Transfer RNA from Candidatus Woykebacteria bacterium RIFCSPLOWO2_01_FULL_41_12, 76 nucleotides, folded computationally.
[in-house]
């Protein structure tokens, strides 16, 4: 250089054929308890790596770039 995969909450991951961005743990309140733990209801937490384009509408499609994993290549 080339081809593949990925990059969404703090953390480990879902999100189908374009249509309101979730899950489990983690935090944090509040019930419960003499008190902790456990159970339980409840909150807070995302520019979907970044940029442009299509679309009434993008996390998805299309294009470029950036990190990361894997194969070929070429170099000496």
């Nucleotide at each position: 250089g080339g081809g593949c995969c990925g990059a969404u909450a703090g953390c480990u991951c879902a999100g189908c054929u374009g249509g309101u961005a979730g899950a489990g743990c983690g935090u944090c309140g509040c019930a419960u308890u003499c008190g902790c733990a456990u159970u339980g209801c409840g909150a807070a937490g995302g520019u979907c790596g970044g940029g442009a384009g299509u679309u009434c509408g993008a996390a998805u499609c299309u294009c470029c770039c950036u990190c990361g994993g894997u194969c070929c290549a070429c170099c000496a």

Rfam family: tRNA. The family's RNA type in Rfam is transfer RNA. NCBI's taxonomy places the organism under Bacteria, Bacteria candidate phyla, Candidatus Woykeibacteriota. Its mean pLDDT, the model's own confidence on a scale to 100, is 81.